[in-house]
RNA sequence: GCAGAGAUCGCAUAGCCCGGUAGUGCGGUGGACUUGAAAUCCACUGUCGUCAGACGCGGGGGUUCGAAUCCCUCUCUCUGCG
Repeated sequence: GCAGAGAUCGCAUAGCCCGGUAGUGCGGUGGACUUGAAAUCCACUGUCGUCAGACGCGGGGGUUCGAAUCCCUCUCUCUGCG
């Protein structure tokens, strides 16, 4: 230099092809149970917040009524080729 794969909540991942509510597990917090703990069960759990709302899928831009998803560009990681 060329080609391919990837970047989503604290962690691991789905959703992308075919645009329409940010899903699941682990973990965390609180509670129940227990002499105490583990296990189990229940509730909550992206961020900010003046609690009205706003923002959020690597960064930026575009298309669209609407973008994690489509298009352009850049950054980073991994693999292969040279």
Annotation: This is a predicted structure of an 82-nucleotide RNA (transfer RNA) from a Methanobacteriota archaeon. NCBI's taxonomy places the organism under Archaea, Methanobacteriati, Methanobacteriota. Its mean pLDDT, the model's own confidence on a scale to 100, is 80. It was read from a public genome assembly. It matches the Rfam family "tRNA". By type it is a transfer RNA. About the family: Transfer RNA (tRNA) molecules are approximately 80 nucleotides in length.